[in-house]
This is a predicted structure of a 133-nucleotide RNA (FMN riboswitch aptamer (RFN element)) from Promicromonospora sukumoe. It matches the Rfam family "FMN riboswitch aptamer (RFN element)". Gene Ontology term of the family: FMN binding. RNAcentral holds the sequence, with entries from Rfam.
Formats: sequence, structure tokens, C1' cells
RNA sequence: ACGUGCUCCGGGGUCGGUGUAAUUCCGAGCCGGCGGUUAUAGUCCGCGACCCGCGUCCGUCCGCAAGGACGGGCCGGUUGACCUGGUGGAACUCCAGGACCGACGGUGAAAGUCCGGAUGGGAGGAUGCACGU
Repeated sequence: ACGUGCUCCGGGGUCGGUGUAAUUCCGAGCCGGCGGUUAUAGUCCGCGACCCGCGUCCGUCCGCAAGGACGGGCCGGUUGACCUGGUGGAACUCCAGGACCGACGGUGAAAGUCCGGAUGGGAGGAUGCACGU
């Protein structure tokens, strides 16, 4: 220095209103993973999570068989939202102002925030510990 393993790694529902019923609706308020970038980003470029598949491989179970069910790896697909002005060599990142966005399932009523899959998965970070080269 590189590789593998261990360790680490997501925030936010508060007040009021309506109602038989809402932390789900309405008004105001609240939150913002990871890498990149001529300069600091929820909105740029990518990644991850979630979801999908007549894809592919593996495992378990069922079946005489054809085949089927469930789980996992890989591959592929899908995947939200920003403008104006200012400063500057440089900013959709900073400052000022005004906007916008947020998986799936559940629920006494529609959820970024409640409950659940999840004591899961995970981009990645640190360079601390162990082992290997």
C1' cells in the first nucleotide's frame, strides 16, 4: 500500500381546527442517508434503501414426472423535487427571497414523521483492531 473480516453508519408529528373516528385530512410548524463537484447540495451528476422481472445461478421443501412454493446471490429495469436576485475567478451547493419533494404494507379516516418487514439490508466512512499478500 492492497485484500478479507470485525467495529461504525437516518432525521422528523408539536400546537390548533373538523369529525363517531385522523400524530394520516385542513392551517401553522418539524426533518433531510452516502460519494462527487473550480465553493459547503433533500432538488445538479451518481450510489444506496424500497419496488419490479417468462432474466440467470444456488439452497430448502413439495411432486412419479412435467413442474411448483419459499428464500438468497448476480444481472437488468424502475425510482421524487428549484427558481429569481446578490457576492465571487468559480456556487442550480454560499447569502437574501420565494417554491417544491419524500418507497412498500398496515390503520376506526388518506401517513416523509405513527406501527410493521427491520435485532434486516445498505451506499459508504474511519484507518481503530485482527489476519493475509
Its mean pLDDT, the model's own confidence on a scale to 100, is 80.
Lineage of the source: Bacteria > Bacillati > Micrococcales > Promicromonosporaceae > Promicromonospora.